The prediction has a mean pLDDT of 82.
A computed fold for a 72-nucleotide RNA from Bifidobacterium longum D2957, annotated as transfer RNA.
RNA sequence: GCGUCGGUAGCUUAACGGCAGAGUACCGGUCUCCAAAACCGGUGGGUGUGAGGUCGAGACUCACCCGACGCG
Numbered sequence: 001g002c003g004u005c006g007g008u009a010g011c012u013u014a015a016c017g018g019c020a021g022a023g024u025a026c027c028g029g030u031c032u033c034c035a036a037a038a039c040c041g042g043u044g045g046g047u048g049u050g051a052g053g054u055c056g057a058g059a060c061u062c063a064c065c066c067g068a069c070g071c072g
Stems, first nucleotide, its partner, number of pairs: 001071007010024004018055001026042005048064005
């Protein structure tokens, strides 16, 4: 330098172009002598940045940034 894949909640990750969900963490409750575990409930993200196309984008197109791998 070129190519492929990836970037979504604190972390790990889902999501036919049509309401952004889950697990974990965190907070509260039940239980317990207390705590842990278990169970119940709750808070938290508009999706790496910018632009384009679309009635509508996390998803499609382009450029850039970051990371992993491969080729030279």
Background
Taxonomically the source falls in Bifidobacterium longum (Bacteria, Bacillati, Actinomycetota, Bifidobacterium). It matches the Rfam family "tRNA". Rfam describes the family as follows. Transfer RNA (tRNA) molecules are approximately 80 nucleotides in length. By type it is a transfer RNA. RNAcentral holds the sequence, with entries from ENA.